Overview
Model confidence (mean pLDDT): 79 of 100. The RNA shown here (c-di-GMP-I-GGC riboswitch aptamer) has 88 nucleotides and comes from Candidatus Tharpella aukensis. The model forms 95% of the base pairs in the Rfam consensus.
[in-house]
C1' cells in the first nucleotide's frame, strides 16, 4: 500500500438490570456482555424512532399524513481520524 486471522496486547459493549435526567424518544453513571476492526468522531442523504401548533392540502375524517423541534454514528451511505497484525 492492498487486506483482516481459530493470533496477540489493549478497546468498545446490545439485551436486562439498579441510579441520575427529559414530557418521550433517548442519553449519562454502575452492573452486564449480544456483539462489534472503527461498535471512535460528524445528523451530510436515505431510513426508523418521540413529540406535534394554527391555517392551508390530501384521505370520508372527531383520525391519519404534512410543518416544526429533538433522538439513533450499534440501520445503510458518505465524510474525518485511528490500534495491532498472519499475509501481500
Nucleotide at each position: 500500500u492492498a487486506g483482516g486471522a481459530u493470533a496477540a496486547a489493549g478497546c468498545c459493549a446490545c439485551a436486562c438490570u439498579c441510579g441520575u435526567u427529559g414530557a418521550a424518544a433517548a442519553a449519562c453513571g454502575g452492573g452486564g456482555u449480544c456483539g462489534g476492526a472503527a461498535a471512535a468522531c460528524c445528523a451530510c442523504g436515505g431510513g426508523u424512532c418521540u413529540u406535534g401548533u394554527u391555517u392551508c392540502c390530501a384521505g370520508u375524517a372527531u383520525c391519519u399524513g404534512c410543518a416544526a423541534a429533538g433522538a439513533c454514528a450499534g440501520c445503510c451511505g458518505g465524510g474525518u481520524u485511528g490500534c495491532c497484525u498472519c499475509u501481500u